A computed fold for a 91-nucleotide RNA, annotated as c-di-GMP-I riboswitch aptamer. The coordinates come from a structure-prediction model, not an experiment, and the mean pLDDT is 84. Its Rfam family is "c-di-GMP-I riboswitch aptamer". From the family's description: GEMM was predicted in a large-scale screen for bacterial structured RNA regulatory elements. The sequence was found by an Rfam model in a public genome assembly.
RNA sequence: AAACGAGAAAGGCAAACCCGGGGAAACCCGGCGGCGCAAAGCUAACAGGGCCUAAGGGGACAUGAUAUCCCGAUGGUAGCCAGUUGCCGAA
Repeated sequence: AAACGAGAAAGGCAAACCCGGGGAAACCCGGCGGCGCAAAGCUAACAGGGCCUAAGGGGACAUGAUAUCCCGAUGGUAGCCAGUUGCCGAA
């Protein structure tokens, strides 16, 4: 230095449920909580892929109108992979 990750030390993060708020939704923020996590730190707007949602828009059908269905991020997700930085040190 790279790889690896312990019934190690020190410290850290925080799923679901529930409560409050935001949002069309996915989901996000705060509280509670603790499923888990060695990057569960950061990056979704300048690596890329995946996944979720579909308001506005386009299309189908029908219509007095609403509705229904399909497409599709410009909306999300880093606790899906990834990129990048980094703490500790047994085997």